RNA sequence: AGAGUUUGAUCCUGGCUCAGAACGAACGCUGGCGGCGUGCUUAACACAUGCAAGUCUAGGUGGCUUUGGUUUUCGGAUCAAAGCAAACUGGCGAACGGGUGAGUAACACGUAAGAAACCUGCCCCUAUGUCUGGGAUAACAAUAGGAAACUGUUGCUAAUACCGGAUACGCGGCUUUAUCGCAUGAUAAAGUCGGAAAGUCGGUCAUGCUGACGCUUAGGGAUGGUCUUGCGUACCAUUAGCUUGUUGGUAGGGUAACGGCCUACCAAGGCAACGAUGGUUAGCCGGUCUGAGAGGGCGACCGGUCACACUGGAACUGAGAUACGGUCCAGACUCCUACGGGAGGCAGCAGUGGGGAAUUUUGCGCAAUGGUCGAAAGACUGACGCAGCAACGCCGCGUGGAUGAUGAAGGUCUUCGGAUUGUAAAAUCCUUUUGUAAGGGAAGAACACCUAUCAUAGUAACUGAUGAUAGCUUGACGGUACCUUACGAAUAAGCUCCGGCUAACUCCGUGCCAGCAGCCGCGGUAAUACGGAGGGAGCAAGCGUUGUUCGGAUUUACUGGGCGUAAAGCGCACGUAGGUGGUUUGUCAAGUCAGUGGUUAAAGUCGUCGGCUCAACCGACGUUAUGCCAUUGAAACUGACAGACUAGAGUGGCGGAGAGGGUAGUAGAAUUCACAGUGUAGCGGUGGAAUGCGUAGAUAUUGUGAGGAAUACCAUUGGCGAAGGCGACUGCCUGGCCGCCAACUGACACUGAGGUGCGAAAGCGUGGGGAGCAAACAGGAUUAGAUACCCUGGUAGUCCACGCCGUAAACGAUGGAUACUAGAUGUCGGGCUUAUGUUCGGUGUCGUAGCUAACGCGUUAAGUAUCCCGCCUGAGGAGUACGUUCGCAAGAAUGAAACUUAAAGGAAUUGACGGGGGCCCGCACAAGCGGUGGAGCACGUGGUUUAAUUCGAUGCUAACCGAAGAACCUUACCCAGACUUGACAUCCCUGGAAAACCUAGAGAUAGGCAAUACCUACUUUUGUAGGACCGGGUGACAGGUGCUGCAUGGUUGUCGUCAGCUCGUGCCGUGAGGUGUUGGGUUAAGUCCCGCAACGAGCGCAACCCCUGUUUUUAGUUGCCAACGGUUCGGCCGUGCACUCUAAAGAUACAGCCGACGUUAAGUCGGAGGAAGGUGGGGAUGACGUCAAAUCAUCAUGGCCCUUAUGUCUGGGGCUACACACGUGCUACAAUGGACUAUACAGAGGGCAGCUAAACCGCGAGGUCAUGCGAAUCCCAAAAAGUAGUCCUUAGUUCGGAUUGCAGUCUGCAACUCGACUGCAUGAAGCUGGAAUCGCUAGUAAUCGCAGGUCAGCAAAACUGCGGUGAAUACGUUCUCGGGCCUUGUACACACCGCCCGUCACACCAUGGGAGUCGGUUUUGCCCGAAGCCGGUGUGCUAACCCUUUUGGGAGGCAGCCGUCGACGGCAGAAUUGGUGACUAGGGUGAAGUCGUAACAAGGUAGCCGUACCGGAAGGUGUGGCUG
Repeated sequence: AGAGUUUGAUCCUGGCUCAGAACGAACGCUGGCGGCGUGCUUAACACAUGCAAGUCUAGGUGGCUUUGGUUUUCGGAUCAAAGCAAACUGGCGAACGGGUGAGUAACACGUAAGAAACCUGCCCCUAUGUCUGGGAUAACAAUAGGAAACUGUUGCUAAUACCGGAUACGCGGCUUUAUCGCAUGAUAAAGUCGGAAAGUCGGUCAUGCUGACGCUUAGGGAUGGUCUUGCGUACCAUUAGCUUGUUGGUAGGGUAACGGCCUACCAAGGCAACGAUGGUUAGCCGGUCUGAGAGGGCGACCGGUCACACUGGAACUGAGAUACGGUCCAGACUCCUACGGGAGGCAGCAGUGGGGAAUUUUGCGCAAUGGUCGAAAGACUGACGCAGCAACGCCGCGUGGAUGAUGAAGGUCUUCGGAUUGUAAAAUCCUUUUGUAAGGGAAGAACACCUAUCAUAGUAACUGAUGAUAGCUUGACGGUACCUUACGAAUAAGCUCCGGCUAACUCCGUGCCAGCAGCCGCGGUAAUACGGAGGGAGCAAGCGUUGUUCGGAUUUACUGGGCGUAAAGCGCACGUAGGUGGUUUGUCAAGUCAGUGGUUAAAGUCGUCGGCUCAACCGACGUUAUGCCAUUGAAACUGACAGACUAGAGUGGCGGAGAGGGUAGUAGAAUUCACAGUGUAGCGGUGGAAUGCGUAGAUAUUGUGAGGAAUACCAUUGGCGAAGGCGACUGCCUGGCCGCCAACUGACACUGAGGUGCGAAAGCGUGGGGAGCAAACAGGAUUAGAUACCCUGGUAGUCCACGCCGUAAACGAUGGAUACUAGAUGUCGGGCUUAUGUUCGGUGUCGUAGCUAACGCGUUAAGUAUCCCGCCUGAGGAGUACGUUCGCAAGAAUGAAACUUAAAGGAAUUGACGGGGGCCCGCACAAGCGGUGGAGCACGUGGUUUAAUUCGAUGCUAACCGAAGAACCUUACCCAGACUUGACAUCCCUGGAAAACCUAGAGAUAGGCAAUACCUACUUUUGUAGGACCGGGUGACAGGUGCUGCAUGGUUGUCGUCAGCUCGUGCCGUGAGGUGUUGGGUUAAGUCCCGCAACGAGCGCAACCCCUGUUUUUAGUUGCCAACGGUUCGGCCGUGCACUCUAAAGAUACAGCCGACGUUAAGUCGGAGGAAGGUGGGGAUGACGUCAAAUCAUCAUGGCCCUUAUGUCUGGGGCUACACACGUGCUACAAUGGACUAUACAGAGGGCAGCUAAACCGCGAGGUCAUGCGAAUCCCAAAAAGUAGUCCUUAGUUCGGAUUGCAGUCUGCAACUCGACUGCAUGAAGCUGGAAUCGCUAGUAAUCGCAGGUCAGCAAAACUGCGGUGAAUACGUUCUCGGGCCUUGUACACACCGCCCGUCACACCAUGGGAGUCGGUUUUGCCCGAAGCCGGUGUGCUAACCCUUUUGGGAGGCAGCCGUCGACGGCAGAAUUGGUGACUAGGGUGAAGUCGUAACAAGGUAGCCGUACCGGAAGGUGUGGCUG
């Protein structure tokens, strides 16, 4: 510090996601040790048990034990001392410490001030005093009640308990005077009134003195608290008004104290858009996490503070409480009960249940620190110190180190060579942190008390106090930390990840399954993404996951964003508050700046140093603490005040333009209607029609009249207005603007939340009006349908008046104001002026700088700046729901959430596409010729059938295709029968001929007979070895036309023989890309020329190659014959090679020549010459690529599958089936013909398992015999259309030949399934073919035959070649199809066979409404009225004081009663919020549902916005607007 993700690619906008850090965490796997921390975030849910606040006997009374004394009736009584326990009284404490965060949005907290408006026990200092009396009471005893808790009555007694009096003149009250203060006030003086006390324990030379601890009064301090105030402190305006003790005053009460804190009276105020009131949420802070910071989140532990203590209320006591371990009352809950009544409050420490993803021991100790009490010893202390549990966090250590290659074994992978695990292991040599065992062993302890001594002050003196020294004594942790020794590598590694982001790759399994996933996305048979394994990467006693926070996110933008088209400028103006504001002088000092002071607790953070071996952790010191307050100064800027100015703004004078607004009137053209005339059969309307109108006279035409609405031309890139908007002419009323002049005012300005007004069209209300047009509606068409587009009608409405509505694509999709920043060129109005000018104000186009994602903007900014307002924050849900306001309604304004989703979007690019445009080409159409589609037959395909009908090919680009030939074979299929190292290959072992013959069998095969061979080398021979060949055996292996053409190679089709497809360098663009390759011409052609930010180049085109057309040379046998000779008259023979021909090498054509056109070009047109003329004709040749096109069955090949079978062999069958459908052909339907007779002319091929002459036989297919030829020699071989002649004469025929019968021929082991041919006989359909559709542009179509391959034969009517005869037509490019180039639009990119909208149906999800229903919270009125304070009364009761001395009275007090207030509760309502609810509404999501096709292209009716009506649905139509 960034990265992934929208696209075919790009830039931008914009969201989502990731990498980081953190945590009081939890979960999964794993787990050696130590130190320091941390540990119910949920149910402020309920709690068993134990403990958490007591202490003081030196305040008092009593009890018990022991000892001693006195006494005794020997039971006891009594006194004293010591000790113990601790009941009661009394004092102090219990208001601290500890817990929790429910409530609280508040002076609760933080911060800074204030209290002249206050309190403060214990503590410290100073000063004084501590005198004199009195009456009770608990404990206890007796008695009574009760289950208990507890309580009543009677009696005894003390105090540091309680009460009276004296004293005080310092304290308080009142009065007066003086001085002082910012005010209430303060101080001083005088007078008057009032107000204290308590003792106990020591020492002693004892009526005393003295010490200690107390007590009283007064002052001061310290500490702690209380109150007030400024500022700060969450969200919601779909909470906008709230308030009656409310705001203030006077008086009184109350309080420690101010105060409506409370009461009475008076006034009517107070708060609020700078957010009152209400609702929701929440303890606040120091800090902590994150972040560069600014910020944002959080408020565990530690510290400060507040609040609370089962829930609600209340007071008492006290220095302090409205009191966690106190009281009273009410309520809920739990427990005990003898049913009468009682008891309780863990949000103290442990612990239990429950809840929950989740949070510990019913431990030890007061040794330390701290607290309470005490004179002290000491007691108490779940505060605290420690230990236990938990990897919950942070920090540290270890699990060994060195050497060690045959790179061991094993694992994994493999191209089988090897690679990797890997110096890793083993092995050798070391070390011992940790561990185990043994031994030693701290610091934390300082005290206090006591003993002794000394000092200090004081005393007559002693004790005592304080301090010092010495001694004595105290450790839960814990025999812990630490140290030493011994032993021995011994006791100790996991987790996650490995497609990209993101470091790390292979194999196997699985097969859109199982699964993964943070985002993008993996998985449908070769998964680096799932699961396992090997290997690797990262971290490490942990590692991952989940959750949460900040960051990245400049994605709420103060730092630091935007608003023309991406989300975003209010429709427009006026104007309130507010914000901002021209030049200049002076003063002030609020902002601002500087200095100083106070504060900003400690801890924390940061720095330095230090202590635990280091670190975490801890300590010391320092810094920081951005803030607030106070004070002193400065005066530039802002501000305030006072004054001045004129450049902003306004006024005035003189002129000007204009569809600016309102109102009244007038005018002409046109439509329609009415009347009248002329006139006759149609009119009207459309793509074409029909509905409609018309013989009752329309349309047309003439005249007259009525009525309403709108104003042609002028007219425009024009004018005016704030916007909406405004268009004939005239009058009246009226607003704004511009120019010139510079007389006046003197900042009067800009913007503008709320507010107010204006505001197209549609719509609404009332009343008019109504010609035309025209939603709805009706009819006619169109259509599959047509609730539309088109047509004929037609009502609201459109018009007027008045009143509503308040919205539009209300748009420049661009808020207003001001200033500045090149110009050029139009135009409107004015001035100067007469210039081709200049200036002011508008309105357009182009354009510089600059800006912008780009498009574009550009003095009319989207540039550079300032001020003010409005608005935006992913897409959908949704401008919806609910609530509120407005409206007569329609509806408008305001305006969410749940849920879904990874995109949605802008601009530009390249393609593709368009029922967009332009240019061009092609047998593409047109012009022609002939076919197909109808018939019969052949072949192929589909379908069906079958045991099998093997497989593949399926629009063009499958279908006489693979197959250039299925009777067996082929053959892959089916049935049946056989074989298993195999029919075929290699290796190993072993044996041997093979063949032939016989038998069985359908055959494969089985059995038998016979037999011992051949070649090479060696060897004397027998023979040995090897080879070929044939058997047997064994296993490695063979074999597979089994699957995958979507794993592949190779080959092929197609677009298309179309003219295209690209690259290098340069240039342009942020970029994808563009340029070049576009443009003007031209061409068959990206062919060539010219131009040009391009210059060149490559693959294609063309040419080079082959055949053919002309010619030359060479060569003449098997070819040829002009001349000569011979002849059997046949080039037959000799001669010859001129010609034909054969086959080699050359030549020829290039727009070369002429003319015209053209840009002087490229080239085009015409002509000449030429065999051929503009690539002469034909072939081969197929760019980059497209179709996951075809082929695993030609072949090859990865992977998978079968292995006594999916392999191999054999016989038979099938591929030839047959209701039917399609394709390609053949033959025909006849006279341009058929039949018969005669007769003429080719080319190219093939031939020895062959072609076969001649002759003979057969009607013929053919047969017999036999000849030539391995072929320019012989043969196939007859060419046929043609020509000549005869017959047929328009008919199902002398056309046509299917089908069938009989008889044959040939091939072949074999013609049954299932061959071809021949003869005789038979003689079907068919008389030119519907919609539709195919081929062909010249030696072509058409027509005629010939040959070949395959092949025993043949399904061939197919295919591949060959020649013979030999046309017609092309105006032309509007249309159909296909293609090329340019351009345009696009919501397409799987690219129009695209994309995509809405209803309906189904499933699921969340939400709204909903008769209601069940709660929560708040609140109004009334009722009830506990405890308690306060007030009144106080008849009953009453020790202290007073008077009386009495059965007394008084003062005071208490009970009781009454009253105000008052919690819970009750009754009747209200508001708000939540759950649920039959039914219902829309929304969202969901591989393959239904109906249409609204949008994207001119999307086939341009689309969209507002509004109204209508319709299954998208939607349609009307009206106005926009161009996106």
A computed fold for a 1524-nucleotide RNA from an uncultured Deferribacteraceae bacterium, annotated as small-subunit ribosomal RNA. RNAcentral holds the sequence, with entries from SILVA. Its mean pLDDT, the model's own confidence on a scale to 100, is 84.